[in-house]
């Protein structure tokens, strides 16, 4: 340096261009229990960044930054 892929709660991953972003597990509280654990309930937390395009954008477009892989 040059192509390709990816970045979405605290981890993991879903999400046709259109419902309030959705599922697991974590943390937290409650119920249950002598007390923990296990069930069950219910709660927090999120689209890398800045532009565009669009009635409407996590998804499309341009530029950035960060991972990985190739070639060089």
């Nucleotide at each position: 340096g040059c192509g390709c892929c990816c970045g979405u709660a605290g981890u993991g991953a879903a999400a046709c261009g259109g419902a309030u972003a959705u599922c697991a597990c974590u943390u937290c509280a409650g119920u249950c229990u002598u007390c923990g654990a296990a069930a069950c309930u219910g709660a927090c937390a999120g689209u890398c960044c800045a532009g565009g395009u669009u009635c409407g954008a996590g998804u499309c477009c341009u530029g950035g930054c960060g991972g990985g892989c190739g070639c060089a």

Predicted 3D model of a 72-nucleotide RNA (transfer RNA) from a Candidatus Nomurabacteria bacterium.
Its Rfam family is "tRNA". By type it is a transfer RNA.